[in-house]
This is a predicted complex of two RNAs, RNase P RNA and transfer RNA, with 437 nucleotides together.
It holds a member of the Rfam family "Bacterial RNase P class A". The family's RNA type in Rfam is ribozyme.
RNA sequence: GGGGUCGGCCGGGUGGCCGCUUGCUCGAUGUCGAGCGAGAGGAAAGUCCGGACUCCACGGGGCAGGAUGGUCGCUAACGGCGACCGAGGGCAACCUUCGGGAUAGUGCAACAGAAAGCAAACCGCCGCUCACGCGGCAAGGGUGAAACGGUGAGGUAAGAGCUCACCAGCGGCUCGGGUGACCGGGUCGGCUCUGCAAACCCCAUCCGGAGCAAGACCGAGCAGGGAGUGGGCGCCCCGCCCGAUACUCCCGGGUUGGUCGCACGAGGCGGCCGGCAACGGCCGUCCCAGAUGGAUGGUCACCGCUCGUCCGAGGGAGACCGACGGCGAGAACAGAAUCCGGCUUACAGGCGGACCCCCUCG
RNA sequence: UCCCUGGUAGCUCAAUGGUAGAGCAACCGGCUGUUAACCGGUAGGUUGCAGGUUCGAGACCUGCCCAGGGAGCCA
Numbered sequence: 001g002g003g004g005u006c007g008g009c010c011g012g013g014u015g016g017c018c019g020c021u022u023g024c025u026c027g028a029u030g031u032c033g034a035g036c037g038a039g040a041g042g043a044a045a046g047u048c049c050g051g052a053c054u055c056c057a058c059g060g061g062g063c064a065g066g067a068u069g070g071u072c073g074c075u076a077a078c079g080g081c082g083a084c085c086g087a088g089g090g091c092a093a094c095c096u097u098c099g100g101g102a103u104a105g106u107g108c109a110a111c112a113g114a115a116a117g118c119a120a121a122c123c124g125c126c127g128c129u130c131a132c133g134c135g136g137c138a139a140g141g142g143u144g145a146a147a148c149g150g151u152g153a154g155g156u157a158a159g160a161g162c163u164c165a166c167c168a169g170c171g172g173c174u175c176g177g178g179u180g181a182c183c184g185g186g187u188c189g190g191c192u193c194u195g196c197a198a199a200c201c202c203c204a205u206c207c208g209g210a211g212c213a214a215g216a217c218c219g220a221g222c223a224g225g226g227a228g229u230g231g232g233c234g235c236c237c238c239g240c241c242c243g244a245u246a247c248u249c250c251c252g253g254g255u256u257g258g259u260c261g262c263a264c265g266a267g268g269c270g271g272c273c274g275g276c277a278a279c280g281g282c283c284g285u286c287c288c289a290g291a292u293g294g295a296u297g298g299u300c301a302c303c304g305c306u307c308g309u310c311c312g313a314g315g316g317a318g319a320c321c322g323a324c325g326g327c328g329a330g331a332a333c334a335g336a337a338u339c340c341g342g343c344u345u346a347c348a349g350g351c352g353g354a355c356c357c358c359c360u361c362g
Numbered sequence: 363u364c365c366c367u368g369g370u371a372g373c374u375c376a377a378u379g380g381u382a383g384a385g386c387a388a389c390c391g392g393c394u395g396u397u398a399a400c401c402g403g404u405a406g407g408u409u410g411c412a413g414g415u416u417c418g419a420g421a422c423c424u425g426c427c428c429a430g431g432g433a434g435c436c437a
Stems, first nucleotide, its partner, number of pairs: 001358006008351003012303007020039008041333001045344002048342005053211004058239001060238003065207005070084005085099002087096003100202002105200002107196003122141002124137005149167006168192002170189008215260004224251006230242003253436002267286008305330006314321002363433007372386004380417001388404005410426005
């Protein structure tokens, strides 16, 4: 100098004027005025997971269903995160919705091919035969995404783990290391076993259901009628509880209001300590949106950023690059609605860090 | 807030994990004096997008995008 990998952070600032929502105080008393404060995000989004909270009286068991799937840890919990293991990719930094079981069973493998899962033989090789043909073989050819382990030697009519040596894999036993996934070694067995479980399934673990329109209270208004059935944790069974003023459905009627839930929380920031890390502990400090047709905006000025253009100090051998300044334009994705932890997706532009590879110079 | 269904040719829809098709429409030719109907033929596809599993994906898995629909008050 060039190329690349992986994290972190920001995502306009200040002021004036006009508005909106809300807390407190004061004054008015038809919820209005004044003053002092507060007022969107890293994703508030998608609603994909997990929890808090609330109701279903409480609970146990079963079936069904759903989710997850290396190990150890973190956590309120998770399908999340961290570290590690194995497999795959990359020269490397590093990356990967790769990860239980295919000797429990069932199923599938189109076309081609002799044969697609346990047996089989098209060309071929060997023996007998004049030949047709019969028998033996699976080394070679050919097909395919995939063809029953590889090399060599022995053996044979020709051949073949048929036998042997070495190598690869698998399984049993065993030694050492590691909490563990797993890693390294020894020995035995010719055992050579196809792939697919993001096919059914099996195994292990986890999950009760509904959701803030949950749920509680106040107020206004109306008109009841019919059918069915015991109801209840929501598919079924059991215990148990309640009970005919109950529950479900249909027709008809009424309303389209208010308050709470609801803003102090697994909370933010800073420091120290433990841990490789995710994270945890302690101390200090701060209070930080609550709308309900849904507030958080509009406009002006200045500054900052980026781009274009004019001028052109200056640099360079040249092509060309261009400070200061003038003018013009632009500035993303998007917007709370019970709250929180994650994941995923969108994002103009900018700042900063760690690491790897190549080239050149010292 | 909770839940369901769908996306394939211009339109309406098919396709058991195994060459993506049918009808209508379009275009060309024939028939006819001409048009329609009819007959013959032709073209037209990122199966909404991206990634994965698999020898192989429209289908299976995951994440997005788009469209449509349903439930919930009081007596």